[in-house]
Order: sequence, then structure tokens, then C1' cells
RNA sequence: AUGUGUUAAAGCUUAACCCGUUGUGAAGCGGGGUCGGAAAACUUCGGAUCUUAAUUUGAACUAAGAUGGCCGAGUUGUCACA
Repeated sequence: AUGUGUUAAAGCUUAACCCGUUGUGAAGCGGGGUCGGAAAACUUCGGAUCUUAAUUUGAACUAAGAUGGCCGAGUUGUCACA
């Protein structure tokens, strides 16, 4: 450096839910909590889902957002074995 993997060790992180707080909202942040995760670390590049606005009988479309623990992709990284 590459491949495979979570058998083992040392670690990391934290779903749902609760409290506080921000936001029209999806949802985010802090504390608790600990379903899970070999990248569940980071990045909206592509798709997907969701929210808001306009139009509208309604849906679809468009625009701006949200979700990185929806999937793919990109970048970085720990351990073991080869």
C1' cells in the first nucleotide's frame, strides 16, 4: 500500500423515548437513554422519502429546505488476518 473481516482486544458512536431549546414545518442542538452500527466519521454529487410556498377540485410539476441511522457514490480513519 492492497484485499478480506468483526473471531478477539482497545476504543468510538447512539435508535426509540424523556427534559430543555431553535424553527411555519420536515427537523436540528444540548443533557439523559442505549435499538443498533466495521466506517452509523465527513460531504447533498445521483436517486429516494419528507416539509413549506405558489398554482390548483385534487394530484403532478417548479422553487427553497430536511433526512448522512434510506440507498448509491466520493473523501478520511482504528484493529485483526493474509
The RNA shown here (c-di-GMP-I riboswitch aptamer) has 82 nucleotides and comes from uncultured Methylobacter sp. Model confidence (mean pLDDT): 77 of 100. It was read from a public genome assembly, where an Rfam model found it.